The prediction has a mean pLDDT of 83. Predicted 3D model of a 72-nucleotide RNA (transfer RNA) from a Nanobdellota archaeon. Its Rfam family is "tRNA". It is annotated as a transfer RNA. Gene Ontology term of the family: triplet codon-amino acid adaptor activity. NCBI's taxonomy places the organism under Archaea, Nanobdellati, Nanobdellota. The RNAcentral record of the sequence draws on ENA.
[in-house]
RNA sequence: GCCUGUGUGGCUCAAAGGUAGAGCAUCAGUUUUGUAAACUGAGGGUUGGGGGUUCGAUUCCCUCCACAGGCU
Numbered sequence: 001g002c003c004u005g006u007g008u009g010g011c012u013c014a015a016a017g018g019u020a021g022a023g024c025a026u027c028a029g030u031u032u033u034g035u036a037a038a039c040u041g042a043g044g045g046u047u048g049g050g051g052g053u054u055c056g057a058u059u060c061c062c063u064c065c066a067c068a069g070g071c072u
Base pairs, nucleotide, nucleotide: 001071002070003069004068005067006066007065010024011023012022013021018055026042027041028040029039030038048064049063050062051061052060
């Protein structure tokens, strides 16, 4: 330099055009003499940045950034 892939709550990952979710973690409550476990609930995301297509974009297209892999 060229090619491919990945980027979504604190972490690991879903959602493949139509209200952004799950598990773990955190916080609160129930329970316990107390802790843990269990159960219930809550908070937490400008979906890496910018632009385009569309009535509507996490999703499709372009570009940039970061990371990973491959080729030379």